[in-house]
Context: one part of a larger RNA
RNA sequence: CUGGGCGUAAAGCGCGCGUAGGCGGUUUAACAAGUUGGAGGUGAAAGCCCGGGGCUCAACCCCGGAAUUGCCUUCAAAACUGUUAGACUAGAGUCCGGAAGAGGGUAGUGGAAUUCCCAGUGUAGAGGUGAAAUUCGUAGAUAUUGGGAAGAACACCAGUGGCGAAGGCGGCUACCUGGUCCGGCACUGACGCUGAGGUGCGAAAGCGUGGGGAGCGAACAGGAUUAGAUACCCUGGUAGUCCACGCCGUAAACGAUGAGUGCUAGAUGUCGGGUGGCAUGCCAUUCGGUGUCGUAGUUAACGCGUUAAGCACUCCGCCUGGGGAGUACGGCCGCAAGGUUAAAACUC
Numbered sequence: 001c002u003g004g005g006c007g008u009a010a011a012g013c014g015c016g017c018g019u020a021g022g023c024g025g026u027u028u029a030a031c032a033a034g035u036u037g038g039a040g041g042u043g044a045a046a047g048c049c050c051g052g053g054g055c056u057c058a059a060c061c062c063c064g065g066a067a068u069u070g071c072c073u074u075c076a077a078a079a080c081u082g083u084u085a086g087a088c089u090a091g092a093g094u095c096c097g098g099a100a101g102a103g104g105g106u107a108g109u110g111g112a113a114u115u116c117c118c119a120g121u122g123u124a125g126a127g128g129u130g131a132a133a134u135u136c137g138u139a140g141a142u143a144u145u146g147g148g149a150a151g152a153a154c155a156c157c158a159g160u161g162g163c164g165a166a167g168g169c170g171g172c173u174a175c176c177u178g179g180u181c182c183g184g185c186a187c188u189g190a191c192g193c194u195g196a197g198g199u200g201c202g203a204a205a206g207c208g209u210g211g212g213g214a215g216c217g218a219a220c221a222g223g224a225u226u227a228g229a230u231a232c233c234c235u236g237g238u239a240g241u242c243c244a245c246g247c248c249g250u251a252a253a254c255g256a257u258g259a260g261u262g263c264u265a266g267a268u269g270u271c272g273g274g275u276g277g278c279a280u281g282c283c284a285u286u287c288g289g290u291g292u293c294g295u296a297g298u299u300a301a302c303g304c305g306u307u308a309a310g311c312a313c314u315c316c317g318c319c320u321g322g323g324g325a326g327u328a329c330g331g332c333c334g335c336a337a338g339g340u341u342a343a344a345a346c347u348c
Stems, first nucleotide, its partner, number of pairs: 003320004007302002012316001014201004021194003025088007033081002035077008049065006091191001092188003095184005103177007110154001114150008125136002162169002206247006215241002220236004258315006266293013297304002321348003330341004
């Protein structure tokens, strides 16, 4: 490279937006670039291959054919692809009327709990554990009552419930704001899909500057345990966790399953709409989500099964024995930590 693959064996980029490119609905006409056919030219000779012939044979030599899968010119065809012009509405989008939602941002606000401070009551213990001790307490702790302060998180509702592209999002209120669904079928008329590079977002931890610091708590200190105990348990406790701004750019970033479109039995639960029927809270039906089971089919099996891992098409990414190694070197990025791209020797 041709292939064969990517849920769990190696393999789907963490997720969007989007450039180039690739691919692209129905229909009419024209053109003839691709495409198809005919003809002509060229594709040197030698060689190879086939059929003959000449040296006594062979090697060798001679003749003829084929081949030279290609390129060019010309004539023709017009189904398909393409191009141009026109038309369409089933894809896509707009509009109108409704709907649900922890989607995002900013500001404000609420109660429970915790810790601390002040005051009252009150007295000898309290904490903690398997058992203890470190620790706190007669300078009055723990407990309890009243008052105050602070920070962080939002019990119940809560649900294989909802929303978001993913990361993720949960008290309440207001404002700003993104997306989705249903119905109407009014409008545009293929405007679409994917997406190398690029660009943006991206949990936690970590970093920079400035705040904040209740609880928790790496590091650290002490007490235990133990043969030891740089741990598990306990008492403390700094970074951090929180906020603002700026970096980092990684995760078992998982459905370990890329995106899009069409097709292919059903049953049952649930969430958001619509329609019809009535017995007004159920039945039937339909669209969109989210689960469970399961037919055909598929799979090495497990399993998947209209939310496919089934049947197909389009585009992208990725894999190619284990170790060495997601490492070295170099490049790029970063304040750093490091990230990204990414080998080889050697070895089995």
RNAcentral holds the full RNA, with entries from ENA. This is a predicted structure of a 348-nucleotide part of an RNA (small-subunit ribosomal RNA, central domain) from an uncultured prokaryote.